[in-house]
C1' cells in the first nucleotide's frame, strides 16, 4: 500500500405507493350575531402595490413535515455536527436586512443506552448540542500467570492475509 473483517442493551444511515397513533375537532369553508371602516395582512424597517380585519356560537371538516411498528437497500467515520466559501435560487415589487434552500466542507465525536440542561417541534413522541458517571469494544502500560484488576489514548484507530 491492497484485500477482507470485528464492536452492537435497537451498530449507522437511506427508501417505503404497507400499517398505526398523533397533528385535530386544529386550519380552511358555510351560516348567524357583534366589534371595526382603515387600525389589520403580505418576515423586519422605509416606500409602493394588492388584499380586506377581529370575536362568539353552530355546522361540515382536512393536509404536510416529523414519529412507532413492519418491509427493503447500502454500509462499520458507518454516521452526526458544521466553521468557511459559493449560488444569486426562493420569501408580492424596490432599497437595506433577516430567514429558508443547494453545493463546499475546517474543527470535534470509538459505540449504544440512561440522565440533567438547552434548542427544534403541536407534542411528554422524535431529533440535535453540551455535561455526567457507569457499561461496552479496541490498543498501550502496569500488575498477574487461576480468576481477571487498575490507569491512559483515539476510528487518519484495531484485527487477519498478501
Nucleotide at each position: 500500500g491492497a484485500u477482507a473483517g470485528a464492536g452492537g442493551a435497537u451498530g449507522c444511515a437511506c427508501c417505503u405507493a404497507g400499517u398505526c397513533a398523533g397533528g385535530a375537532g386544529u386550519a380552511u369553508c358555510u351560516g348567524u350575531u357583534c366589534c371595526g371602516u382603515a387600525a389589520g395582512a403580505u418576515g423586519u424597517g422605509c416606500a409602493g402595490a394588492u388584499c380586506g380585519g377581529g370575536a362568539a356560537c353552530a355546522g361540515c371538516g382536512a393536509a404536510a413535515g416529523g414519529g412507532g411498528c413492519g418491509g427493503g437497500u447500502g454500509c462499520c467515520g458507518a454516521a452526526g455536527c458544521g466553521a468557511u466559501g459559493a449560488c444569486c435560487g426562493g420569501c408580492c415589487u424596490g432599497c437595506a436586512u433577516g430567514c429558508c434552500g443547494u453545493c463546499u466542507g475546517a474543527a470535534c465525536u470509538g459505540g449504544g443506552a440512561g440522565u440533567a440542561u438547552g434548542g427544534a417541534u403541536a407534542a411528554u413522541a422524535u431529533c440535535c448540542a453540551u455535561g455526567c458517571g457507569a457499561c461496552u469494544g479496541u490498543c498501550g502500560c502496569g500488575a498477574a500467570g487461576g480468576a481477571a484488576c487498575g490507569c491512559g489514548g483515539a476510528g487518519a484507530g484495531c484485527u487477519a492475509u498478501c